[in-house]
RNA sequence: AGCCGGCCAGACGGUCGCGGGCGCCAACAACGUCCGAGGAAAGUCCGGGCUCCGCAGAGCAGGGCGCUGGGUAACACCCAGUCGGGGUGACCCGAAGGAGAGUGCCACAGAAAAGACACAGCCCCGGAUCCGUUCGGGGCAACGGUGAAAUGGUGGGGUAAGAGCCCACCGGCGGCCGGGUGACCGGCCGGCCAGGUAAACCCCGCCCGGAGCAAGGCCGAACAGAGACCGAGCGCUUCGGCGCUCAGGAGCUGCUCGCUCCCCGCGUCUCAGGUGGGCCGCACGAGGCGCCGGGCAACCGGCGCCCUAGAUGGAUGACCGUCCCUCGUCUGCCGCGCGGACGUGGACAGAACCCGGCUUAUCGGCCGGCUU
Numbered sequence: 001a002g003c004c005g006g007c008c009a010g011a012c013g014g015u016c017g018c019g020g021g022c023g024c025c026a027a028c029a030a031c032g033u034c035c036g037a038g039g040a041a042a043g044u045c046c047g048g049g050c051u052c053c054g055c056a057g058a059g060c061a062g063g064g065c066g067c068u069g070g071g072u073a074a075c076a077c078c079c080a081g082u083c084g085g086g087g088u089g090a091c092c093c094g095a096a097g098g099a100g101a102g103u104g105c106c107a108c109a110g111a112a113a114a115g116a117c118a119c120a121g122c123c124c125c126g127g128a129u130c131c132g133u134u135c136g137g138g139g140c141a142a143c144g145g146u147g148a149a150a151u152g153g154u155g156g157g158g159u160a161a162g163a164g165c166c167c168a169c170c171g172g173c174g175g176c177c178g179g180g181u182g183a184c185c186g187g188c189c190g191g192c193c194a195g196g197u198a199a200a201c202c203c204c205g206c207c208c209g210g211a212g213c214a215a216g217g218c219c220g221a222a223c224a225g226a227g228a229c230c231g232a233g234c235g236c237u238u239c240g241g242c243g244c245u246c247a248g249g250a251g252c253u254g255c256u257c258g259c260u261c262c263c264c265g266c267g268u269c270u271c272a273g274g275u276g277g278g279c280c281g282c283a284c285g286a287g288g289c290g291c292c293g294g295g296c297a298a299c300c301g302g303c304g305c306c307c308u309a310g311a312u313g314g315a316u317g318a319c320c321g322u323c324c325c326u327c328g329u330c331u332g333c334c335g336c337g338c339g340g341a342c343g344u345g346g347a348c349a350g351a352a353c354c355c356g357g358c359u360u361a362u363c364g365g366c367c368g369g370c371u372u
Base pairs, nucleotide, nucleotide: 001371002370003369004368005367006366007365008364010323011322012321013320014319015318016317018036019035020034021033022032023031038348042359043358045357046356047355048354049353050212051211052210053209062208063207064206065205066204067081068080069079070078071077082096083094084093085092086091097203098202102201103200104197105196106195119144121140122139123138124137125136126135127134128133152170153169154168155167156166157165173190174189175188176187177186178185179184216280217279218278219277225271226270227269228268229267230265231246232245233244234243235242236241248262249261250260251259252258287306288305289304290303291302292301293300294299324346325345327343328342329341330340331339332338333337
């Protein structure tokens, strides 16, 4: 000067305040006591648990994944490898199956962008000629030019000029042998037929039912609804009720009589539904820590210990003091360095059913390993 991995996320004290559990209490409040965010709680991008609905089984459609082996509840995650690319290196990056099943596309430039092509050009033969060239026929693709890409590359031989036409090496393809669980690697042989693109359609292999804690379950006001009950007699009725008398209740009173009010009413009871609301789901779980064992590792197994937020307009905060760290200014000492005073800053962010990941944000600092 870098590369990789891990960790911390200011400390202590005081004052005030907030949410929850327990105690006290009939209950509430108050009081006491204990607990109270994160490495990402975030984005809600993947994967699962859980819940309800659907479902005999299989297939189609649709979607996802895509080197190999392993881990896992599962994954688009992790670990160990292979191959390709980058870096002097530590190391980093990669949607990395198939273009020899078919279809499509390949801008501009260029003669030609796919079983294609000859612009400039090279060579041979024949004719014409004003000897400068020009015309016709044939061969060629080395050299020049275009392009991201031009039918293997470089060198040599060969030829009229050329060409895998032949040879050596390299690259690709195929076959055989060897190694590896495998991706793949190594060796030998063969001939030179094969442009690119699948985050284009497509083909191949594997996986996937849908919706989500506002899931879902329980209890259940008020209003409205349904039913039952609330005395008897007489009269009227449009059959809903209405009037009168007695009975009943309440008030006035010490009691009786009497008077007033109520007596189908804003009545009482029951029922179903499940609104406002309340409770559960909901904090013991693929849980954390330590030790031992297996494994290169991810991870797995055994034993021991621990319990660690649960709000629902949504708590976890504010202030003060001392100290710590970063930076700035001034300043002391002989001093790279050590100190003093003052000031500044101490991030990103914040649970909401729960886990495993990925991605993104983050003032600063510490530790370990490695490279040049």